[in-house]
RNA sequence: UUCUCGAAAAGGCAAACCCGGCGAAAGCCGGUGACGCAAAGCCAGAGGGCCUUCGGCCGACGCAAGUCGGCCAUGGCAGCCGGUUCCCGAA
Numbered sequence: 001u002u003c004u005c006g007a008a009a010a011g012g013c014a015a016a017c018c019c020g021g022c023g024a025a026a027g028c029c030g031g032u033g034a035c036g037c038a039a040a041g042c043c044a045g046a047g048g049g050c051c052u053u054c055g056g057c058c059g060a061c062g063c064a065a066g067u068c069g070g071c072c073a074u075g076g077c078a079g080c081c082g083g084u085u086c087c088c089g090a091a
Base pairs, nucleotide, nucleotide: 005089006088012037013036018031019030020029021028022027035079041084042083043082047081048080049077050076051075055072056071057070058069059068060067061066
């Protein structure tokens, strides 16, 4: 110095709940709050996985308006795996 690793110190992030806002939803943003995290930094515009269905397509029913069902991300999740970069330095 690099890889693995995670003792100490310093510092960092912030789940759920609640409040406000955005959104059709999933979810996101801000506040509050800490369950946890050594990458809980970044990457969803191209690896996999998961969530959602405004809309689209298909089907059933219906005179119609419409209702119900199925499928599809172009919408999301990085605190699911993965990729990538990085702070400290006991064993």

Description:
c-di-GMP-I riboswitch aptamer from a Planctomycetota bacterium, 91 nucleotides, folded computationally. Rfam family: c-di-GMP-I riboswitch aptamer. Rfam describes the family as follows. GEMM was predicted in a large-scale screen for bacterial structured RNA regulatory elements. The coordinates come from a structure-prediction model, not an experiment, and the mean pLDDT is 85.